[in-house]
This is a predicted structure of a 73-nucleotide RNA (transfer RNA) from Deinococcus marmoris DSM 12784. The sequence was found in a public genome assembly. The organism belongs to Deinococcus marmoris, within Bacteria. Its Rfam family is "tRNA". Rfam links the family to the GO term triplet codon-amino acid adaptor activity. Rfam classes the family as a transfer RNA. The coordinates come from a structure-prediction model, not an experiment, and the mean pLDDT is 82.

RNA sequence: GAACCGGUAGCUCAGAUGGAGGAGCGUCCCGCUACGAACGGGGAGGUCGCAGGUUCAAGUCCUGCCCGGUUCA
Repeated sequence: GAACCGGUAGCUCAGAUGGAGGAGCGUCCCGCUACGAACGGGGAGGUCGCAGGUUCAAGUCCUGCCCGGUUCA
């Protein structure tokens, strides 16, 4: 330098065909318990890497850039 894959909650990741975002763990509250752990119930938490474009509507499609990984040179 080139090709491909990835970037979504604090972490690990889902999210065929565009219709507006979810799980597990963690965290907070409550129950249970002598107190904890475990278990059960509930809550908070996301400019979907950045900037444009297409569209009535974009995490999803298109373009540029940034970051990470793999391969090639």